Predicted 3D model of a 159-nucleotide RNA (c-di-AMP riboswitch aptamer (ydaO/yuaA leader)) from Streptomyces griseofuscus. Its mean pLDDT, the model's own confidence on a scale to 100, is 79. RNAcentral holds the sequence, with entries from Ribocentre. The source organism's lineage runs through Bacteria, Actinomycetes, Kitasatosporales, Streptomycetaceae and Streptomyces. Its Rfam family is "c-di-AMP riboswitch aptamer (ydaO/yuaA leader)". Its family is annotated with cyclic-di-AMP binding and regulation of gene expression in the Gene Ontology. Rfam describes the family as follows. This family represents a conserved RNA structure found upstream of the ydaO and yuaA genes in Bacillus subtilis and related genes in other bacteria.
RNA sequence: GGACAGCCAUCGCCGAGUCCCCGAGACGCGAGUCAGGGGAGCCGGGGACCCACAUGUCCCUGGGGUGAAUCGGGCGUCCGUGCGCGAGCGCGGGGCCCGUAGGAGACCUUCCUGCUCCGAACCCGUCAGCUAACCCGGUAGGCGAGAGGGAAGGAAAGG
Numbered sequence: 001g002g003a004c005a006g007c008c009a010u011c012g013c014c015g016a017g018u019c020c021c022c023g024a025g026a027c028g029c030g031a032g033u034c035a036g037g038g039g040a041g042c043c044g045g046g047g048a049c050c051c052a053c054a055u056g057u058c059c060c061u062g063g064g065g066u067g068a069a070u071c072g073g074g075c076g077u078c079c080g081u082g083c084g085c086g087a088g089c090g091c092g093g094g095g096c097c098c099g100u101a102g103g104a105g106a107c108c109u110u111c112c113u114g115c116u117c118c119g120a121a122c123c124c125g126u127c128a129g130c131u132a133a134c135c136c137g138g139u140a141g142g143c144g145a146g147a148g149g150g151a152a153g154g155a156a157a158g159g
Stems, first nucleotide, its partner, number of pairs: 010145005018040005025034003041139006051129001062127001063124004071099005078093006102118004107154007
């Protein structure tokens, strides 16, 4: 000097996930903090009229919600299942790749143009179209360290 890792502060990012009050319970010497409760804001679900849906045949198959996270193709390994004397074939699921609807990225919104990423996971439980009144629920978690450029309108700072 560099790289990696940890901690603190600052500034940010995805996301609805922030703010205020009480707090006789817990921790603390105390200041305070936490559990719990209430409220505001934000978010999600259920829920009328109207509107939408609605028909015939065959096969397969429950359906729905949050979320950007859908829809395909390939590989050939594993599992299950059906057919076949067998070789094998079909279907479904997991795995690994390649795309893709869609989504994110440093003052904010919109547009243009690049680059880098994401394209998951979970929940309800046979049930739900929209939906005023009304009813119910959530307010987590996880990350980053120079965040490209141009245009319009704002904001902030400075003068």